Predicted 3D model of a 267-nucleotide RNA (Bacterial large signal recognition particle RNA) from a soil metagenome. Model confidence (mean pLDDT): 76 of 100. RNAcentral holds the sequence, with entries from MGnify. Its Rfam family is "Bacterial large signal recognition particle RNA". Rfam links the family to the GO terms signal recognition particle, plasma membrane targeting and SRP-dependent cotranslational protein targeting to membrane, signal sequence recognition. Rfam's curators write: The signal recognition particle (SRP) is a universally conserved ribonucleoprotein involved in the co-translational targeting of proteins to membranes.
[in-house]
RNA sequence: CCGUGCUAGGCGGGGUGCUAGCGGUGCCCUGUACCCGCAAACCGCUCUAGCGGGGCUGAAUCCCCUCCCGAGGGGCGCAGGCCCCGAGGUCGACGCCUCGCCCGUGGCGUUGAUGGUCGGUCCCGCGGCGAUGGAGACCCGUGAACCAGGUCAGGUCCGGAAGGAAGCAGCCUUAAGCGGCCACCUCCAGGCGCCGGCGGGGUCACCGAACCGGAGUUGCGAGCGACGGAAGCGCCUUGGGUACCGGCUUCGACGGGGGGUGCACGG
Numbered sequence: 001c002c003g004u005g006c007u008a009g010g011c012g013g014g015g016u017g018c019u020a021g022c023g024g025u026g027c028c029c030u031g032u033a034c035c036c037g038c039a040a041a042c043c044g045c046u047c048u049a050g051c052g053g054g055g056c057u058g059a060a061u062c063c064c065c066u067c068c069c070g071a072g073g074g075g076c077g078c079a080g081g082c083c084c085c086g087a088g089g090u091c092g093a094c095g096c097c098u099c100g101c102c103c104g105u106g107g108c109g110u111u112g113a114u115g116g117u118c119g120g121u122c123c124c125g126c127g128g129c130g131a132u133g134g135a136g137a138c139c140c141g142u143g144a145a146c147c148a149g150g151u152c153a154g155g156u157c158c159g160g161a162a163g164g165a166a167g168c169a170g171c172c173u174u175a176a177g178c179g180g181c182c183a184c185c186u187c188c189a190g191g192c193g194c195c196g197g198c199g200g201g202g203u204c205a206c207c208g209a210a211c212c213g214g215a216g217u218u219g220c221g222a223g224c225g226a227c228g229g230a231a232g233c234g235c236c237u238u239g240g241g242u243a244c245c246g247g248c249u250u251c252g253a254c255g256g257g258g259g260g261u262g263c264a265c266g267g
Stems, first nucleotide, its partner, number of pairs: 001267006009057003012030005020046005034054005063260006072251005078246001080245002083241007091234002094232001096229002098226004103221006115212003118208004122201005127195004132189005139180004148173004156165003
């Protein structure tokens, strides 16, 4: 060195989760890699590793060690990017408000401006008027077998007669009652309206044909100013959060490089 037969080893690995810890079942990554049974209130183990049974391969592409690369996962909060929630500053040829000055252009104003007083609009109580509703009265209709009125045919009674009396039905009228009308009148009621009625309160927003007083006042536009206001946007400072990108850290598959590892027999 070759051949044969064996043996250690290998026939996937990793992250996460669970766990005292480890491995497995679960989920994910890698990428192709023997089979069967077990397993989440789980299964098996106890120190390097799933347990039980079977099969294949076998000293190297394949097993072991190490280095590099690095899919992917975990952690931190580092807070740079993007972004969210606050606090502050008031920096801005930003935007808003207020005030002042000035310019332009209008309105109102000695037929009295701004302003002041007073009053009104507002609230409460009282009153008046009206409307609405209810009741009553008035009016209309109806309304009494007898016990309401008038007139009382017939009939009845008294009388010798003249005449007289009571009186049913009918007719007329009317009381209580009932119904209608409810325009006018009276009374009552209240989530009604008005008052140029009264009294009280309130406000300074609007209004006033009242009073005082006597010359300004006001709209719009441009410019300037404010160690004026506020904080909408941007900016700055600051606190917190942060899925994602980025940063740090940790594990790390696949892949690549280097190195290492037998036994027996025969030639």